[in-house]
Context: one part of a larger RNA
């Protein structure tokens, strides 16, 4: 000086309480651990590893495993030596392929015209290529975490033999080391705040693809006209404790109140991560030192496997049902994304989905809502709730859906009647709910990132659980 404490004071946090809706029972989805396997590739490990690396494992991916090949290599750079383009796919044979063997078509560029260059192919022989093979306890980069916590330090001054203090403690005050005041301190830097984006209000510009108040016109803002209004995109203003009243040290604040779209941390949201902690993750993104393979631990390939299952855990989804299920007409979004695409609209199929194709490189064209409200039906049952399973018949995608893809009809209807101990989230346009798009994708989403629609409750309070700041005090720890 830190670090602890089943010492203390002071003060925050969805941390407790108060309240909502979960998980924990059941099915199934998914990742994990144990098992099993020839292989079930690796890697993460309290928080901070288990819907994690993976924004999408059938082949491919692949890294694992059988079994076949292959050896200067699939890939780069150099030497030789021999042809000469070269590549296209034609066809064929063998073969699981890879590959071998033979065919077909097509035929380089410069040239002082020599295989001379230059490129290309096959061969030889070495350098060497190659390695997701070890070590993240060699290491760079990244990135988790305390924690968006309010702290972490420096000059220089002074004080102490000195390690170190002081400043940064005190007294108020703040989300905040945030500002006032006081003080041996006087400044300053990295952090806070702010400056950036985005909602919310307003004005000016600009109206096409958008928008329609009057005018004429149409099924249709469709059309002429028009930019007032929604809207889009720029560009400004506006909120500053600025104004009143009160309270405090006449301060910084704090409390009410006016005005206002908005008021008290910038009104909400986002991006922004100090010094430093965990030898915290990643050597399988990259990069990288060190060791180790080199007819293999390298490279191709065909086929399984990563998708096994007595069981255990983690996240999820979908129920158990009337605030509901089913069936009818019917209403109103944002924020996305489309030319290998998005696909209107009548046609045909009970659907899935076919055919055909209209328009759209997009404020033009298409993808394209649902719950809610409204009528009718079922009356509390394992049911017209539930939807597991499993049978049979179909779409679609893709060389290929058996191992092992999603989808649609018809049959089949399992478990479940609110869940022990325990334990997650949330404080307001949020939680609960309800759909809608995107990235990856040939196809596949209950994961993931987004967006809107309906819309609660409760917070008396800091005794207590967790975590965290500050001071202080003890300690035989450093």
């Nucleotide at each position: 000086u830190g670090a602890c404490g089943g010492g203390g004071g002071c003060c925050c946090g969805c941390a407790c309480a108060a309240g909502c809706g979960g998980u924990g029972g059941a099915g199934c989805a998914u990742g994990u651990g144990g098992u099993u396997u020839a292989a079930u590739u690796c890697g993460a490990a309290g928080c901070a590893a288990c819907g994690c690396g993976c924004a999408g494992a059938g082949c491919c991916u692949u890294a694992c495993c059988a079994g076949c090949c292959c050896u200067u290599g699939a890939c780069a750079u150099g030497g030789g030596u021999a042809g000469u383009u070269u590549g296209a796919u034609u066809a064929c044979c063998a073969g699981a392929g890879a590959u071998g063997g033979u065919u077909u078509c097509u035929u380089c560029a410069g040239u002082u015209c020599g295989g001379c260059u230059g490129g290309c192919u096959a061969c030889c022989a070495c350098a060497c290529a190659g390695g997701u093979g070890c070590u993240g306890c060699a290491u760079g980069g990244c990135u988790g975490u305390c924690g968006u916590c309010a702290g972490c330090u420096c000059g220089u001054g002074u004080c102490g033999u000195g390690a170190g203090a002081u400043g940064u403690u005190g007294g108020g005050u703040u989300a905040a080391g945030u500002c006032c005041c006081g003080c041996a301190a006087c400044g300053a830097g990295c952090g806070c705040a702010a400056c950036c984006c985005u909602c919310g209000c307003c004005a000016u510009u600009a109206g096409u693809u958008g928008c329609c108040a009057g005018c004429a016109u149409u099924u249709a803002g469709u059309u002429g006209g028009g930019c007032a209004c929604u809207c889009u995109g720029a560009u400004g203003g506006a909120a500053c404790u600025g104004c009143c009243g009160g309270u405090g040290a006449u301060a910084a604040g704090c409390c009410g109140g006016a005005g206002g779209a908005a008021g008290g941390u910038u009104g909400g949201g986002g991006a922004u991560g100090a010094c430093g902690u965990c030898a915290a993750g990643u050597c399988c993104u990259c990069a990288u030192g060190g060791c180790c393979c080199u007819u293999a631990c390298a490279c191709g390939c065909u086929g399984g496997g990563c998708u096994a299952c007595a069981c255990a855990c983690g996240u999820g989804c979908u129920a158990c049902a009337a605030u509901g299920g089913c069936g009818g007409g019917u209403a109103g979004a944002a924020a996305g994304g489309g030319u290998u695409g998005c696909g209107a609209g009548a046609c045909c199929g009970c659907a899935a989905g076919g055919g055909u194709g209209a328009g759209c490189u997009a404020a033009u064209c298409c993808c394209u809502a649902a719950a809610a409200a409204c009528c009718g039906u079922c009356u509390c049952a394992g049911u017209u709730c539930g939807g597991a399973u499993u049978g049979c018949a179909c779409u679609c995608u893709g060389c290929a859906a058996c191992u092992c893809g999603a989808g649609u009809g018809c049959a089949u209807g399992a478990a479940g009647u609110u869940g022990g101990a325990a334990u997650c989230g949330c404080u307001a346009g949020u939680a609960a709910u309800c759909g809608c798009g995107g990235a990856u994708c040939a196809g596949c989403a209950u994961g993931c990132c987004g967006c809107g629609g309906u819309g609660a409750a409760u917070a008396c309070g800091u005794u207590c659980u967790c975590g965290g700041g500050c001071c202080u005090u003890g300690u035989a720890c450093a």
The part of an RNA shown here (small-subunit ribosomal RNA, 3' major domain) has 478 nucleotides and comes from an uncultured prokaryote. The RNAcentral record of the full RNA draws on ENA. Its mean pLDDT, the model's own confidence on a scale to 100, is 80.